[in-house]
RNA sequence: GGGGACAUAGCUCAGUUGGGAGAGCGGUUGCUUUGCAAGCAUCAGGUCGUCGGUUCGAUCCCGUCUGUCUCCA
Numbered sequence: 001g002g003g004g005a006c007a008u009a010g011c012u013c014a015g016u017u018g019g020g021a022g023a024g025c026g027g028u029u030g031c032u033u034u035g036c037a038a039g040c041a042u043c044a045g046g047u048c049g050u051c052g053g054u055u056c057g058a059u060c061c062c063g064u065c066u067g068u069c070u071c072c073a
Stems, first nucleotide, its partner, number of pairs: 001072007010025004019056001027043001029041003049065001051063003
């Protein structure tokens, strides 16, 4: 220098015929216990990496940039 993959909750990740943003773990509160752990219930937490485009409508399609990983040189 060139090619490819990935970027979604605090962490690990799902989510593509374009219309509901989710799971597990973690956290809050409550119940249970003499207490702890475990269990059950409940709640909070996200500008879906940036900017732009297409569309009635974008996490999803197209382009740009940034970052990480990887292959080639």
Transfer RNA from Methylobacterium iners, 73 nucleotides, folded computationally. It was read from a public genome assembly. Model confidence (mean pLDDT): 81 of 100. It matches the Rfam family "tRNA". Rfam's curators write: Transfer RNA (tRNA) molecules are approximately 80 nucleotides in length.